[in-house]
Context: one part of a larger RNA
RNA sequence: CCGGCGUUAGGGAAUUCGGCAAUUUGGCCCCGUAAGUUCGCGAUAAGGGGUACCUGCCUCGGGAAGAGGCAGGUCGCAGUGACUUGGAGGCUCGGACUGUCUAGUAACAACAUAGGUGACCGCAAAUCCGUAAGGACUCGUACGGUCACUGAAUCCUGCCCAGUGCGGGUAUCUGAACACCUAGUACAAUAGGACGAAGGACCCGUCAACGGCGGGGGUAACUAUGACCCUCUUAAGGUAGCGUAGUACCUUGUCGCUUCAGUAGCGACUCGCAUGAAUGGAUUAACCAGAGCCUCGCUGUCCCAACGCUGGGCCCGGUGAACUGUACAUUCCAGUGCGGAGUCUGGAGACCCCCAAGGGGAAGCGAAGACCCUAUGGAGCUUUACUGCAGGCUGUCGCUGAGACGUGGCCGCUAGUGUGCAGGAUAGGUAGGAGCCGUGACGCAGGCACCCGCGCUAGCGGGCCGCCGAGGCAACACUGAAAUACUACCCACUAGUGGCUGCGACUCUCACUCCUGGCGGAGGACACCGGUAGCCGGGCAGUUUGACUGGGGCGGUACGCGCUCGAAAAGAUAUCGAGCGCGCCCUAAGACCAUCUCAUCCGGGUCGGAGAUCCGGAGAAGAGCGCAAGAGCAUAAGAUGGUUUGACAGUGUUCUUCCCAACGAGGAACGCUGACGUGAAAGCGUGGUCUAGCGAACUCAUUAGCCCGCCCGAUGCGGGCAAUGAAUGACAGAAAAGCUACCCUAGGGAUAACAGAGUCGUCACUCGCAAGAGCACAUAUCGACCGAGUGGCUUGCUACCUCGAUGUCGGUUCCCUCCAUCCUGCCCGUGCAGAAGCGGGCAAGGGUGAGGUUGUUCGCCUAUUAAAGGAGGUCGUGAGCUGGGUUUAGACCGUCGUGAGACAGGUCGGCUGCUAUCUAUUGGGGGUGUCAUGGUAUCUGACGGGAACGCCCGUAUAGUACGAGAGGAACUACGGGUGGUCGCCACUGGUGUACCGGUCGUUCGAGAGAGCGCUGCCGGGCAGCCACGCGACAUGGGGUAAGAGCUGAACGCAUCUAAGCUCGAAACCCACCUGGAAAAGAGAUACCGCCGAGGCUGCUCGUAGAAGACGAGAUCGAUAGACUCGGGGUGUGCGCGUCGAGGCAACGAGACGUUGAGCCCGCGAGCACUAACAGCCA
Repeated sequence: CCGGCGUUAGGGAAUUCGGCAAUUUGGCCCCGUAAGUUCGCGAUAAGGGGUACCUGCCUCGGGAAGAGGCAGGUCGCAGUGACUUGGAGGCUCGGACUGUCUAGUAACAACAUAGGUGACCGCAAAUCCGUAAGGACUCGUACGGUCACUGAAUCCUGCCCAGUGCGGGUAUCUGAACACCUAGUACAAUAGGACGAAGGACCCGUCAACGGCGGGGGUAACUAUGACCCUCUUAAGGUAGCGUAGUACCUUGUCGCUUCAGUAGCGACUCGCAUGAAUGGAUUAACCAGAGCCUCGCUGUCCCAACGCUGGGCCCGGUGAACUGUACAUUCCAGUGCGGAGUCUGGAGACCCCCAAGGGGAAGCGAAGACCCUAUGGAGCUUUACUGCAGGCUGUCGCUGAGACGUGGCCGCUAGUGUGCAGGAUAGGUAGGAGCCGUGACGCAGGCACCCGCGCUAGCGGGCCGCCGAGGCAACACUGAAAUACUACCCACUAGUGGCUGCGACUCUCACUCCUGGCGGAGGACACCGGUAGCCGGGCAGUUUGACUGGGGCGGUACGCGCUCGAAAAGAUAUCGAGCGCGCCCUAAGACCAUCUCAUCCGGGUCGGAGAUCCGGAGAAGAGCGCAAGAGCAUAAGAUGGUUUGACAGUGUUCUUCCCAACGAGGAACGCUGACGUGAAAGCGUGGUCUAGCGAACUCAUUAGCCCGCCCGAUGCGGGCAAUGAAUGACAGAAAAGCUACCCUAGGGAUAACAGAGUCGUCACUCGCAAGAGCACAUAUCGACCGAGUGGCUUGCUACCUCGAUGUCGGUUCCCUCCAUCCUGCCCGUGCAGAAGCGGGCAAGGGUGAGGUUGUUCGCCUAUUAAAGGAGGUCGUGAGCUGGGUUUAGACCGUCGUGAGACAGGUCGGCUGCUAUCUAUUGGGGGUGUCAUGGUAUCUGACGGGAACGCCCGUAUAGUACGAGAGGAACUACGGGUGGUCGCCACUGGUGUACCGGUCGUUCGAGAGAGCGCUGCCGGGCAGCCACGCGACAUGGGGUAAGAGCUGAACGCAUCUAAGCUCGAAACCCACCUGGAAAAGAGAUACCGCCGAGGCUGCUCGUAGAAGACGAGAUCGAUAGACUCGGGGUGUGCGCGUCGAGGCAACGAGACGUUGAGCCCGCGAGCACUAACAGCCA
């Protein structure tokens, strides 16, 4: 010194983030017990009384067990005497409760829970596991199970279906493959069409599904407010409640209570940044190692520390690790340096070694920083990122059969129908073709009537012999086409019918499935299973999620181009430099030729004006040239007109892009060939007067083009070359969203946060000038505008040091420094009478405190005070402490986000390593030197340290000076106090685990006497050590500061100054206390000694002491012990005698006497009884 304990006077939470920690309380019996309440609780509420021993007796009991009680007696400070063993109460928040949880920093408000609600599910179920077989739920069956939300009870749970989901519906639209149709050569690939499932569009429902729940203006007879009105708008505009909240930024909201003081707490108000109803709202008894506040009690938490015990440390003996270790190492200050040096530079300091201590430094050790950034690093998670895969739904095919009905498609057969116009009139097409049918009994061509069907209302076909009846129809005129006169084939449509096939609904049984012991039953071509196709598909997987950047992100694009400046007179030249543009436009705004001259101004001229058109003049450009700027242009490149397409095809060179290496697309200039335009021609024209107006491969499309393959041809398909078009703007061009605080890796001080450094806009302070205010008066005081600086405290900026780590806010502890001085000292001015102030000068010696709220620094507030100053030291100080805040992992609320999650928003909880090597410091020792030579004493004092003192109050001065009064000093003297420093223990007080006594339990059989139980607990207490106790801590001198002066010139005056001189402060130097011959200039004096002065080990010891050291003593001796006495502490021993409530007695707590007894003493004195023996160095 540390860990663990014990005790502390007076105060009693003043400590602190916070009563953390430690006290207090405590068992049992009796009395008594509030609000509230779900009537169970609350409750051991709170609060109060009792508690031992002895004697006798009573009751219960089977009782010499045990329990309960009565009366009397007795002792102590204290009777649950020790041990065991709740501190109590009040208000609020949260969660209802018991329970669960992050094994190893979070026990909570998180999870769970009973209760509430919704969804799915009829069992071969729903849900889940598995590739499957199979399995769980379940050998359960809707009063059941699964999934989800909420979270007891009580009162309640509003509005919104527009969005996203989910469920249902669906005339229509969309919607894949197979099969079908069409095209495709005689095949096919392929393409198109039609049909059309799920799904989607569309419609409806659903919020205890995901979720959401406005703005503006006006208005009442004071004002304010707004029941009321208007308007915009929505799917609907937040209802009941609650509300500055665990949610409120502003905010320490406002008011009240509590307190001396209340960022806390409680109650209200409430415009609520951003409350709100099962993402549940409000309230709530009980409960809680939950969060906040208050009161009582209690205390070493504190004022303010002290003492003691014990285990370590320290010392001795034994044994004996680890971390760490480039080297050297005696440092300090200032500087420098990659801007924070033991090692460099300069100075100062500095003999060598050891021990202890606390930790200032080694940007100490520990861990390739976890924050930040970077990486074409990783992982986990999310989703309406990209791409897929399970899985689900659906179509279709196979397993897969039979029958009948309805309705489509295709192919046949039969019958019928077929109207553009013109035309006899309802001409389907093509070919052949000059005739065909009928005239007879039945019958019958044709016509009339009637019936049926069709229909374009004109007619056509069929039936019917009821009536008439022997001819009727073609070829001829019209028409692109000519006769249903006849025959054949074909087209379209209608009706019937046969075959194949699709669809719809149905029946069956034989596959198949299930039940069953069997017989059989149930289902049934469905389902299951398999193939294929469409849809859904973070359930799962793989990935992506750019760059620049005064860190990153957000913002921006400085990411492709053009112009000017920057740019420093060649060229080139950066910044998230300054100022602007481009991603087009134009068939003329291109080409050529001809003619003309603009803007503006002046004069003149009808309406007509400043300004319209006309005339005249001046007019190098002040106009115009499509668009930015610059250049260029009047011979015009400008304006007007004429003719035109050179804005053409092909092919080059050079330059540029990209200075000076390479580099593509793109662009430009200049050519050649061909064909043109214009002009009389020379010529000009390969777009726009020049500098911007742009894009690779793959892929696709197009092209009066060319080539190749599928044996030839044809057709079709495919490929190649060239050109054109379609885009990559991150513009030399991946196909691409987020979160990470659960995170990981590689790196970076190439790059942020802290600190340092630079700078100083900002900040703080000063100065110059002085407009003004001050009744007059700039400068008693205040002082604008403007200007000049200083500091390095604030905040920025920079990114220089540190990312193989320099621990981050505040507090605490402790030390040093600065001065721009808060107080104290000395002065000056005053709008200074005094007192009290205001302003200023010098001055850093000392002081600068205690509380309330808050994590706070800061600030606000309270009561004091002489005053309650500012700043720095890595925003001094975590190998010193704390850990409240911030800043990991858990969780809640608000807000944002679809979500994962996020928030300089709030809230509850949440780990602080290190044995000290060097240096530095504080102490304690050893050695050497200081001599060519040893000691013992006593000094000097270079150089250091100190604050050793600082401050206040009172009395006298004095109710004086001053003042009208009210008020009201000072010098000086004395007294007291407070803070600080040093010392002490007679007193007071603390401790006092030496000691004495009391007492409980237990053990030693009892007594006596002891052990253990925190020293068992309790009451006292010597020495010692201490503070809360006591004592001491002057005056003065010297030189100065500001200032006050003397004399006195420069400047015949004046002037404190220039020469000279006198004063003048708590500051400086002495004085005072203290360290100090290792002061290398290493000192002095006295004495002893060089064969003995002195010293040492060892010995007896100490009030001295960690070890060393220091001091006393050593027989010529009181050094220690023993003994005796004295002085103290405790409080009256054992034994014996007497008494003692009682009891027949035995016995009996205890009392008195013997006995201020017994026991004890780290104190003093006396006394050599014991031990200081024996040695060594020189």